[in-house]
Context: one part of a larger RNA
RNA sequence: CUAAAGCAAGGGAAUUCGGCAAAUUAGCCCUGUGCCUUCGGCAUAAGGGGUGCCUACUUUUUUUUCUGAGAGUUUCUCGAAGGAGGAUUAGUAGGUCGCAGUAACAAGGGGACAUCGACUGUUUAUCAAAAACAUAGGUCUCUGCUACGUGGAAACGCUGUGUACAGAGGCCGACGCCUGCUCACUGCUAGUAUCUGAACCUCCUUUUCAAGGGAGUGAAGGACUGGUAAAGAGCGGGAGUAACUCUGACUCUCUUAAGGUAGCGUAAUACCUCGCCGCUUAAUUGGCGGCUCGCAUGAAUGGCGUAACGAGUGUCCUACUGUCCCUGUUUUAGACCUG
Numbered sequence: 001c002u003a004a005a006g007c008a009a010g011g012g013a014a015u016u017c018g019g020c021a022a023a024u025u026a027g028c029c030c031u032g033u034g035c036c037u038u039c040g041g042c043a044u045a046a047g048g049g050g051u052g053c054c055u056a057c058u059u060u061u062u063u064u065u066c067u068g069a070g071a072g073u074u075u076c077u078c079g080a081a082g083g084a085g086g087a088u089u090a091g092u093a094g095g096u097c098g099c100a101g102u103a104a105c106a107a108g109g110g111g112a113c114a115u116c117g118a119c120u121g122u123u124u125a126u127c128a129a130a131a132a133c134a135u136a137g138g139u140c141u142c143u144g145c146u147a148c149g150u151g152g153a154a155a156c157g158c159u160g161u162g163u164a165c166a167g168a169g170g171c172c173g174a175c176g177c178c179u180g181c182u183c184a185c186u187g188c189u190a191g192u193a194u195c196u197g198a199a200c201c202u203c204c205u206u207u208u209c210a211a212g213g214g215a216g217u218g219a220a221g222g223a224c225u226g227g228u229a230a231a232g233a234g235c236g237g238g239a240g241u242a243a244c245u246c247u248g249a250c251u252c253u254c255u256u257a258a259g260g261u262a263g264c265g266u267a268a269u270a271c272c273u274c275g276c277c278g279c280u281u282a283a284u285u286g287g288c289g290g291c292u293c294g295c296a297u298g299a300a301u302g303g304c305g306u307a308a309c310g311a312g313u314g315u316c317c318u319a320c321u322g323u324c325c326c327u328g329u330u331u332u333a334g335a336c337c338u339g
Base pairs, nucleotide, nucleotide: 001334002333003332004331005330006329007328008327010325011324014323019320027051028050029049030048031047036041038174052096053095054094055093056092057091058090061087062086063085064084065083066082070078071077072076097101109318110317111316112315113314114313115312116310117309121133122132137172138171139170140169141168142167143166149158150157151156175305176304177303178302180235181234182233185232186231187228188227189226190225191224194223195222196221201216202215203214204213205212206211236254237253238252239251240250263297264294275291276290277289278288279287280286
């Protein structure tokens, strides 16, 4: 010096991207326990006290033995209360030793505010455990059974020895309150007088045959008419206007299939941006709460809330500490030196 450990005065996160690492806490008994809540929880919330040994007494459960009030029977049993011991439960008081009594081992630090995901679960064997996947639940579409879907060239399977309270597929994802407008485009679906629309077939035809030409018939599909957005998808601009100013409920106008509703909002989404205001700090590009015309939020590509839960993410407080001020020292091993 390296690795693994132990201890450290005073300070106590000043370290650092970040309390990473370490420390604190810890078992059991008693007490006590807020907000919120889906009334189950949260909760070991938080916080406080106790804990060894000896003696005495009280007490729980039980056992050995002695005595035997009595009872039944007829000479044997059962047996209350009590005495003396043993084991055992809980407690009270006094004493006693130590710095320390869950003395070893083992054994939660705690609290507050947000965000995402409801939860338990699953995942990148070998750099990612998560906010990703799944989930119960919601909804849409298809399917009447020789089902739809799917494997196979086929035979024949799976679904299923099931039958719409079933099966298959898509999307969302507990629960609560909700889920707005648009069918112009692209799909899907229903219809269709008429138009278009191949071959086969029928008829005619170039004097006959062949090849060719023409006419008729006319499927699916398309045109056309409807429906459908928890199908794919989309959801505007310019002017003016109110007794100071500002703003614009209101009016005009262009335009669309319809012009973003309820909510939420500087957001896991906001360029400008370290937006502005408040709280938090001595000081804050952070966090939280408001405001908000949102470069480019927004409703099952779900919107907004939400108790509980999380080796998730961000911030703060407390306790604690060698993370640091600022290093020291001890142990073990290695490297190294000498033999």
The part of an RNA shown here (large-subunit ribosomal RNA, domain IV) has 339 nucleotides and comes from a Microcaldota archaeon. The organism belongs to Microcaldota, within Archaea. Rfam family: Archaeal large subunit ribosomal RNA. Gene Ontology terms of the family: ribosome and structural constituent of ribosome. Its mean pLDDT, the model's own confidence on a scale to 100, is 84.